[in-house]
C1' cells in the first nucleotide's frame, strides 16, 4: 500500500505539556487562548484477534491492537413514499468515500 471480509444511532476523561488550529475530504454545523488538535502519565470503555469452556449466540479482561465531544457530528450519488413548490425538507432502501480490526500478497 492494494485486495477481501467484519463493525460503526451503545460505551468510556483526568492530569501534566505545547501553543492555533481541529473535527479524514467538500459543504454546513460545531470544538478551539476560560488552551482546542497532538505528544506524555494515570485512569476508563468495549470485546477485533488472541485466551477459556465440548461447544456456543456463552464467559473473563492478564496479551497483541482500538476507542474515550457531538451517531461514522450531519449531508454528499441513486431509487423509492411523502410533505412542500424550485429545487428543499423528512422517512426508507441499496451504494460511493472513510475509520477500525482481522486477513491473503
Nucleotide at each position: 500500500c492494494c485486495g477481501u471480509c467484519a463493525u460503526c444511532c451503545a460505551g468510556a476523561g483526568c492530569g501534566g505539556u505545547c501553543g492555533a488550529g481541529g473535527g479524514a475530504c467538500a459543504g454546513g454545523c460545531c470544538c478551539g487562548c476560560c488552551g482546542a488538535c497532538g505528544c506524555c502519565g494515570c485512569g476508563g470503555c468495549a470485546a477485533c484477534c488472541a485466551c477459556c469452556c465440548a461447544a456456543a449466540u456463552g464467559g473473563g479482561a492478564a496479551g497483541g491492537u482500538g476507542c474515550c465531544a457531538a451517531c461514522g457530528c450531519c449531508u454528499g450519488a441513486u431509487c423509492g413514499a411523502u410533505g412542500a413548490u424550485c429545487u428543499c425538507g423528512u422517512c426508507g432502501a441499496u451504494g460511493g468515500g472513510g475509520c477500525u480490526g482481522a486477513u491473503u500478497g

The RNA shown here (SAM riboswitch aptamer (S box leader)) has 105 nucleotides and comes from an Acidobacteriota bacterium. The coordinates come from a structure-prediction model, not an experiment, and the mean pLDDT is 84. The sequence was found by an Rfam model in a public genome assembly.